[in-house]
RNA sequence: GGAGUCGGCCGGGCAGUCGCUCGUGGCCGGAGACGGCGGCGGGAGGAAAGUCCGGGCUCCACAGGGCAGGGUGCCAGGUAAUGCCUGGGCGGCGCGAGCCGACGGCCAGUGCAACAGAAAAUAUACCGCCCCGUUCGCGGGGUAAGGGUGAAAAGGUGCGGUAAGAGCGCACCGCGCUGGUGGUAACAUCAGUGGCAGUGUAAACCCCACCCGGAGCAAGACCAAAUAGGGGAACAAUGGUGUGGCCCGCACUGUUCCCGGGUAGGUCGCUCGAGGUGCGCGGUGACGCGCAUCCCAGAUGAAUGACUGUCCCCGACAGAACCCGGCUUACAGGCCGGCUCCGCUU
Numbered sequence: 001g002g003a004g005u006c007g008g009c010c011g012g013g014c015a016g017u018c019g020c021u022c023g024u025g026g027c028c029g030g031a032g033a034c035g036g037c038g039g040c041g042g043g044a045g046g047a048a049a050g051u052c053c054g055g056g057c058u059c060c061a062c063a064g065g066g067c068a069g070g071g072u073g074c075c076a077g078g079u080a081a082u083g084c085c086u087g088g089g090c091g092g093c094g095c096g097a098g099c100c101g102a103c104g105g106c107c108a109g110u111g112c113a114a115c116a117g118a119a120a121a122u123a124u125a126c127c128g129c130c131c132c133g134u135u136c137g138c139g140g141g142g143u144a145a146g147g148g149u150g151a152a153a154a155g156g157u158g159c160g161g162u163a164a165g166a167g168c169g170c171a172c173c174g175c176g177c178u179g180g181u182g183g184u185a186a187c188a189u190c191a192g193u194g195g196c197a198g199u200g201u202a203a204a205c206c207c208c209a210c211c212c213g214g215a216g217c218a219a220g221a222c223c224a225a226a227u228a229g230g231g232g233a234a235c236a237a238u239g240g241u242g243u244g245g246c247c248c249g250c251a252c253u254g255u256u257c258c259c260g261g262g263u264a265g266g267u268c269g270c271u272c273g274a275g276g277u278g279c280g281c282g283g284u285g286a287c288g289c290g291c292a293u294c295c296c297a298g299a300u301g302a303a304u305g306a307c308u309g310u311c312c313c314c315g316a317c318a319g320a321a322c323c324c325g326g327c328u329u330a331c332a333g334g335c336c337g338g339c340u341c342c343g344c345u346u
Stems, first nucleotide, its partner, number of pairs: 001342010012311007020043005026037004045317001049328002052326005057216004064248004069212005074088005089103001090101004104207002109205002111201003126147002128143006155173006174196001175194008220268004230259006239253004275294008
């Protein structure tokens, strides 16, 4: 100097004029909702997005057990919790820093593997090799080392042996079983033993381990208003109803369907939180503890917009609607730091 990788941050600024909205005071009007004029303070995001997860909260409801069903899937920690995060193990990619993993089990069982190929599971023999016979066309026997097909073909490499071959025997590797050592564990490593069997697939059904009530702020609570306490049908205590299905239990005593009519305005929920920031301590880390400090949107047809001047990086993705923790996706331009690799110079 270049390339890469991981983490953090900003995301138009400044000034003026007018405008919008919330909180909290004050004055005036109003029965109230609310309206007018002032003071002080606040006013969209790192993803507010996707609605994919986990919760808080509310109701069923005082609410138990089981089956089916669903979710996760290496180990250990973190957390309110998770399918998330951190660290480690194993596997894969990368020269590397790093990144990714749908990562329990195929000897519990059942399936599936097209085409090609002799043959895809009680395996068989196309070409080939060896032996015997031969009328020289071929026939019989042995073989699975060589070749071919395929994603995958009776474990791989080498040596010996054989008629030719083959774990047939041996060495190493692989695989099964038994133990030792280290580690909380996943796992790593070492030793012994057995010539040893038949592949892959569970993001196939399944088995195993752990977890799981349901519905949702349009939840729910309160005030106001209004009518037709209307008409019809079905079941009915051995019944019916009760927030996914089924069963048991428990509670209550009616439940369901069709037609028709009336009202639907407002208040709360609604923002002080598993909260932010700073410092210290503990921990490899996620994070935890302590102290100090701060209050930082609550709209309801939906609030931050318009104009002017100036600066330059010429402005990307994009707007809260109960709240929080994650993951995923999008992002013009720019800033800071750690680490890795390459080149040059000293």